The prediction has a mean pLDDT of 77. A computed fold for a 103-nucleotide RNA, annotated as c-di-GMP-I riboswitch aptamer.

RNA sequence: UACUGACAAAGGCAAACCGGGAGUAAUCCCGAGUACGCAAAACUAAAGGGUCCGUCAUUAUUAAUUGAAAAUUAAAAUAAUGACGAGAUAGCCAGCUACCAAA
Numbered sequence: 001u002a003c004u005g006a007c008a009a010a011g012g013c014a015a016a017c018c019g020g021g022a023g024u025a026a027u028c029c030c031g032a033g034u035a036c037g038c039a040a041a042a043c044u045a046a047a048g049g050g051u052c053c054g055u056c057a058u059u060a061u062u063a064a065u066u067g068a069a070a071a072u073u074a075a076a077a078u079a080a081u082g083a084c085g086a087g088a089u090a091g092c093c094a095g096c097u098a099c100c101a102a103a
Stems, first nucleotide, its partner, number of pairs: 004101002012038002017033001018031005036091001043095002048093002050089003053085010063073003
């Protein structure tokens, strides 16, 4: 230096739940108690992939109302694909830096 990760030492972080708040949403912030877990659960979302959200476009599918036709609900809903977003997620992968040192 790289890897590795002890029932080591010293420390650290804090999921879900609950209360309050921000946002259309994904999600985030604050607080109390706590501890699902973490050897990077530090940082980076302005390298990249994944997932999620929103808007738009295209395609497909679908219901209700009326006696029917036709029309209306409908600039609809749902799904897939694509584009866009200084949207979300770093506790999905990733990038990058770092504490300790038994084997």
Description:
It was read from a public genome assembly, where an Rfam model found it.